[in-house]
RNA sequence: AGAGCAGUCCAGGUAACCGCCUCGGCGACGGGGAGGAAAGUCCGGGCUCCACAGGGCAGGAUGCCGGGUAACGCCCGGUCGGCGCGAGCCGAAGGAAAGCGCCACAGAAAACAGACAGCCUUCGCGGGGGGCAGCCCCUGGAGGAGGUAACGGUGAAAAGGUAGGGUAAAAGCCUACCGGACACGGUGUGAGCCGUGUGCCUGGCAAGCCCCAUCCGGAGCAAGGUCGAAUAGAGGGGGAUGAGGCGGCCCGCCGACCCCUGGGUCGAUCGCUAGAGAAGCGCCGUAAGGCCCUUCCCAGAUAAAUGGUUACCCACGACAGAACCCGGCUUACGGACUGCUCGCUUA
Numbered sequence: 001a002g003a004g005c006a007g008u009c010c011a012g013g014u015a016a017c018c019g020c021c022u023c024g025g026c027g028a029c030g031g032g033g034a035g036g037a038a039a040g041u042c043c044g045g046g047c048u049c050c051a052c053a054g055g056g057c058a059g060g061a062u063g064c065c066g067g068g069u070a071a072c073g074c075c076c077g078g079u080c081g082g083c084g085c086g087a088g089c090c091g092a093a094g095g096a097a098a099g100c101g102c103c104a105c106a107g108a109a110a111a112c113a114g115a116c117a118g119c120c121u122u123c124g125c126g127g128g129g130g131g132c133a134g135c136c137c138c139u140g141g142a143g144g145a146g147g148u149a150a151c152g153g154u155g156a157a158a159a160g161g162u163a164g165g166g167u168a169a170a171a172g173c174c175u176a177c178c179g180g181a182c183a184c185g186g187u188g189u190g191a192g193c194c195g196u197g198u199g200c201c202u203g204g205c206a207a208g209c210c211c212c213a214u215c216c217g218g219a220g221c222a223a224g225g226u227c228g229a230a231u232a233g234a235g236g237g238g239g240a241u242g243a244g245g246c247g248g249c250c251c252g253c254c255g256a257c258c259c260c261u262g263g264g265u266c267g268a269u270c271g272c273u274a275g276a277g278a279a280g281c282g283c284c285g286u287a288a289g290g291c292c293c294u295u296c297c298c299a300g301a302u303a304a305a306u307g308g309u310u311a312c313c314c315a316c317g318a319c320a321g322a323a324c325c326c327g328g329c330u331u332a333c334g335g336a337c338u339g340c341u342c343g344c345u346u347a
Base pairs, nucleotide, nucleotide: 002342003341004340005339006338007337008336009335010334012313013312014311015310016309017308018307020033021032022031023030024029035319039330040329042328043327044326045325046324047220048219049218050217059216060215061214062213063212064078065077066076067075068074079093080091081090082089083088094211095210099209100208101205102204103203116152118148119147120146121145122144123143125141126139127138128137129136130135160178161177162176163175164174165173179201180200181198182197183196184195185194186193187192224270225269226268227267234261235260236259237258238257244254245253246252277296278295279294280293282291283290284289314317
């Protein structure tokens, strides 16, 4: 200097003046005032109302192991597999001896195996040769029966792979090594890993249905509550033989209005911001994180505030604006720094 990998931090600053929202104050005035993503609304939880005995059906989500957490589909640590020379990165990573289904094209064959071209044995026929003859020898011929799957070609995938022995030709038929399965032993909390033995060795797809395990009631702050305003006039239905209310049902209590259509009103306030909160020290933990203490209070608007001007400085400012709150994920985006990897050059 180049190409990369992982991570952390910042998000223009200061001052003056003029404004806006909000809190405190009689007032003067003082305090606070967007983000790392406030975004997408994709997961999870708090909170609120409704429903709800338990259990089941249906549906949905998740899916290696251990841990964290309020919870998660998130995070941390590990295992296995894949990718990369590497730093590192990625993985919907349970089950195919429960059942069903599918496997295009090519190929003989795509799944209770089968045999296209071949190879080997054998049978008679044909052809050729030899012999006086019985007969013998040869076979790029056509065919019957049998053995076989090494070798050839196809495919994403072909019934373990490679080499040697063996054989008529072959084959885990036998041997060695490799891969797998199973058993045993060791080890680890576990996923798993290591070793030994047995020739035991007949696909894949579950991101097809499905099976197994775990979890899940629904709707959302326009939730939901309170106050005020309005509720004129009208139509329909039910009701003391009990409408309606007390969450549903039974009992019990209250006891005259109730429901629908249509009309009218469409304001205020609470919820609402002190919280799984922020900062700092200590302890525990590899880490995610947990526990104790101290200090701090840090937007709360409702057509919706968070802005403007001037001066100076710099790296000359990207993406972008809260709307009940919080934990994540994803996406958008400017810059600075740290550690690490692999080539190259120079000393």
This is a predicted structure of a 347-nucleotide RNA (Bacterial RNase P class A) from a Synergistaceae bacterium. The prediction has a mean pLDDT of 78. It is recorded under the gene name rnpB. The organism belongs to Synergistaceae, within Bacteria.